[in-house]
RNA sequence: UAAUAUCUUCAGGGCAGGGUGAAAUUCCCGAUCGGCGGUAUAGUCCGCGAACGCUACGGCGUAGGAGCUUUCAGCUCAUGAUUUGGUGUGAUUCCAAAACCGACAGUAUAGUCUGGAUGGAAGAAGAUACAU
Numbered sequence: 001u002a003a004u005a006u007c008u009u010c011a012g013g014g015c016a017g018g019g020u021g022a023a024a025u026u027c028c029c030g031a032u033c034g035g036c037g038g039u040a041u042a043g044u045c046c047g048c049g050a051a052c053g054c055u056a057c058g059g060c061g062u063a064g065g066a067g068c069u070u071u072c073a074g075c076u077c078a079u080g081a082u083u084u085g086g087u088g089u090g091a092u093u094c095c096a097a098a099a100c101c102g103a104c105a106g107u108a109u110a111g112u113c114u115g116g117a118u119g120g121a122a123g124a125a126g127a128u129a130c131a132u
Base pairs, nucleotide, nucleotide: 004129005128006127007126008125009124010123017029018028019027031112032111033102034101035048036047037046038045043100044099052061053060054059065077066076067075068074082098083097084096085095086094104115105114106113
């Protein structure tokens, strides 16, 4: 210095104000937020993560996005959105302007409330061991 193994820590933000209504942070006006890796600095490019709980990790239970199965929580599938101009060797990433998007369940229709979640995780940092 790099690789491998084990362990530890960390790892998501956001409706002010107003209108209608019996009731809405859910509708309307308006406000507001932006995980991780890559790449010229990215919510919109490419790719990734999360979306039952508990657990002694053997399982157990009331089957928790959609479909099939009911021998098996077994298999399959889905999950968003950008343009124009400028600078530059190089930017859908910067600057200017105008747009757009956001799982599931609950509830007056939810990116923002409540819930699974005191969870999990893309990944980030560090420690130790071993070998070169």

Predicted 3D model of a 132-nucleotide RNA (FMN riboswitch aptamer (RFN element)) from Megasphaera cerevisiae DSM 20462. It matches the Rfam family "FMN riboswitch aptamer (RFN element)". Rfam links the family to the GO term FMN binding. Rfam 15.1 lists 6,230 matches to the family in 5,120 species. The same sequence occurs in records of 2 taxa.